The RNA shown here (transfer RNA) has 74 nucleotides and comes from Candidatus Epilinea brevis.

RNA sequence: GGGCGAAUAGCUCAGUUGGUUAGAGCACUCCUCUGAUAAGGGAGAGGUCCCUGGUUCGAGUCCAGGUUCGCCCA
Numbered sequence: 001g002g003g004c005g006a007a008u009a010g011c012u013c014a015g016u017u018g019g020u021u022a023g024a025g026c027a028c029u030c031c032u033c034u035g036a037u038a039a040g041g042g043a044g045a046g047g048u049c050c051c052u053g054g055u056u057c058g059a060g061u062c063c064a065g066g067u068u069c070g071c072c073c074a
Stems, first nucleotide, its partner, number of pairs: 001073007010026004019057001028044005050066005
């Protein structure tokens, strides 16, 4: 330098044909249960969907450019 892939909650990851309010597990907070702890049950908090621009009535999703990380080729 070229090709491919990834970026969404603190961590690991889903997200269908673009559709109105973005989710799961673990972790965290509160309550419950227990002699106590863990486990279990209930509730809650937590998001610049990597950035910029574009298309669209509407973008996490589509398009263009950029950034970071990984793999391959030279």
Its mean pLDDT, the model's own confidence on a scale to 100, is 81.